[in-house]
Context: one part of a larger RNA
């Protein structure tokens, strides 16, 4: 030096462990903000600094509840000084306080800062000075003032709004809107209306009461799911795309308004008729407006077996007052009572009381701490016993139904919230019906066309139906759309106003559960001071890093040494478990023995 056997050293695989994550379920909640969010910066404890907490009343301050003995939050122990049966720390539920900064909003700024203005208050002989409040900006209304310009009207200035303004993790409606791929290349095509930007809203949003579908003895708003179907179709008929009725479920609701008339206010035209006109009829009276057109406003009216005015006839029509110039007779229109329906949610809006439920703190809650035996320790062995509406889990010195905490049952809220009910309370309806006439109204730059786009299963195709931009441009039930070019017959509907729960979507948040998930190179980027350190001017990237022990009992004394360490002694089941700590593989580095050259 090389091989073997052994001992060690470094070193952190491995096994076991889990405080952290992933996934998914149910349930509940579903917006925050100028009364200042959401995010920050600074401060604030007796003691430096991190994290959580709170705001100059700063580890909190009041108040109403739980609750019942210690406590003065962790990292992280000690000291110190307190509080606490006159109920403290805690827990819940409502108030206060809430520096700066951020939409940031008095005014600027390089965010957490500089400086102002009015009012009012302290203080000061007075000035400086200090507090508190207030003072961007855009709309909506309200008043004043007021140009060019006579009237006005733009401006101005003031008052007033729980007005807007920023944030939010998905989902949601519009506006825009890629390309990598696939077509085994690539151009129509596809990927996709998909990423992504932008705007707005909601707890849900859109959509929604048939100018729909269908072609039957039809169906009756939307939506969502199965199903029809990879079917009908569309497609360099190529990759690929891909529906609808219908049939079975979830859910279930329907309404309001324009027009026509009709009363009436105001503006602008018109001007005296049989003087108008005072609902109608007879009789008497009253005395100036009438007509038309525009617009408000009340009443009307809302439909496809076409509805509706208006106007005539019949038949009905709760009960009392009152007015419609007066008297009757009729008609009409107003209030109030009685009956009836609905409601705070579309169809109108306020609000008060009473009671149920869930929640947002808790309470109670059954039965061995039996004997042997091993062990450091019993929850393990082994023998005898209980409970059980409770054998979920989790902890305690090794596998505990009966030790603790819990579990099943059960019981509970002053307040706040979240949701039902009844009542007061609002509020609609008690004039329709029928038959005949009339032909006045039924929503206009609209439908329809025509050019050129987008969307539908639909790539221009024979292209219907839906839409955008440009041109042009009707009709009113004897009208209009549709029923896949278009025509005719036939069926189905009534466009160009509007509002609409549920049944669907999603999960930042709460809350309670599960897992043929992960076990620290995994599993969130983070089980630890993580979006921390760190790296980049930024925009942005982004780590490593758990593990003594059943309990520090964390090694009192002595010895070696300048300490590091380390030999004894003592803890302890174990110390080769010694804060470099459970196991402690391999690379690597040594010591002993052997055999070798």
């Nucleotide at each position: 030096g090389g091989c073997g056997u052994u001992c060690g050293g470094u070193g952190g695989a491995u096994g076991c462990c889990u405080u952290g994550g992933c996934a998914c379920c149910a349930g509940g909640g579903g917006c925050c903000g100028a009364u200042g969010a959401a995010g920050g910066a600074c401060g604030u404890g007796g003691u430096a600094g991190g994290c959580c907490g709170c705001g100059a009343u700063a580890g909190u301050c009041c108040u109403c509840g739980g609750g019942g003995a210690g406590u003065u939050g962790u990292c992280a122990a000690a000291c110190g000084a307190g509080c606490u049966g006159u109920g403290a720390u805690c827990c819940g539920a409502g108030g206060g306080u809430g520096u700066c900064c951020g939409a940031a909003u008095g005014a600027g700024g390089a965010a957490a800062c500089u400086c102002a203005g009015c009012a009012c208050c302290a203080g000061u002989u007075a000035u400086g000075u200090g507090g508190u409040g207030u003072u961007a900006c855009c709309c909506g209304c309200c008043c004043g003032u007021g140009a060019a310009u006579g009237u006005a009207u733009a401006g101005c200035g003031g008052g007033u709004g729980u007005g807007g303004a920023g944030g939010g993790a998905a989902c949601g409606u519009g506006g825009g809107g890629a390309a990598g791929u696939g077509a085994a290349a690539c151009a129509u095509c596809u990927c996709a209306g998909u990423a992504c930007c932008c705007a707005u809203a909601g707890g849900a949003a859109g959509a929604g009461a048939a100018a729909a579908c269908a072609a039957g003895u039809g169906u009756g708003a939307u939506u969502c799911c199965g199903u029809g179907a990879g079917u009908a179709g569309u497609g360099g008929c190529g990759a690929g795309c891909g529906a609808a009725a219908g049939c079975g479920g979830a859910u279930g609701a329907g309404g309001c308004u324009a027009a026509a008339c009709c009363a009436u206010g105001c503006g602008c035209a018109u001007g005296u008729g049989u003087a108008a006109c005072c609902g109608g009829g007879u009789a008497g009276g009253g005395g100036u407006u009438g007509u038309g057109u525009g617009u408000g406003u009340g009443g009307g009216g809302u439909u496809g077996u076409g509805g509706g005015g208006u106007u005539c006839a019949u038949c009905u029509u709760c009960c009392c007052g009152g007015a419609u110039c007066u008297a009757c007779c009729u008609g009409u229109c107003c209030g109030g009572g009685c009956g009836u329906g609905a409601g705070u949610g579309a169809u109108a809006a306020a609000a008060u009381c009473a009671u149920g439920g869930g929640u947002u703190a808790g309470g109670u809650g059954a039965a061995g701490u039996g004997g042997c035996c091993u062990g450091g320790a019993a929850u393990g062995g082994u023998c005898c016993g209980c409970c059980g509406u409770a054998g979920a889990c989790g902890g305690u010195g090794a596998g505990a139904g009966u030790c603790c905490g819990g579990u099943a049952g059960u019981c509970g809220a002053a307040a706040g919230c979240c949701u039902g009910u009844g009542g007061u309370c609002u509020u609609g309806c008690g004039u329709g019906a029928u038959g005949g006439a009339u032909g006045c109204c039924c929503a206009a730059g609209u439908a329809g066309c025509a050019g050129c786009g987008g969307g539908c299963u639909c790539g221009u195709g024979g292209a219907a139906u839906c839409u955008g931009c440009u041109g042009u441009g009707a009709a009113u039930c004897u009208g209009c759309c549709g029923g896949g070019a278009c025509c005719a017959c036939c069926c189905g509907g009534u466009a160009a106003g509007c509002c609409u729960g549920a049944a669907u979507a999603c999960u930042u948040c709460c809350u309670g559960g599960u897992g043929a998930c992960c076990g620290a190179u995994a599993g969130c980027g983070g089980a630890c001071u993580a979006g921390u350190a760190c790296c980049g001017u930024g925009a942005g990237g982004g780590a490593a890093a758990g593990g003594u022990g059943a309990a520090a009992a964390g090694u009192a004394c002595c010895c070696c040494g300048g300490g590091a360490g380390g030999g004894g002694a003592g803890u302890g089941a174990a110390a080769u478990a010694g804060u470099a700590c459970c196991u402690g593989a391999a690379a690597c580095c040594g010591g002993a023995c052997g055999c070798u050259u």
Model confidence (mean pLDDT): 80 of 100. The part of an RNA shown here (large-subunit ribosomal RNA, domain I) has 597 nucleotides and comes from Gordonia pseudamarae. Its Rfam family is "Bacterial large subunit ribosomal RNA". Its family is annotated with structural constituent of ribosome and ribosome in the Gene Ontology. Taxonomically the source falls in Gordonia (Bacteria, Bacillati, Actinomycetota, Gordoniaceae).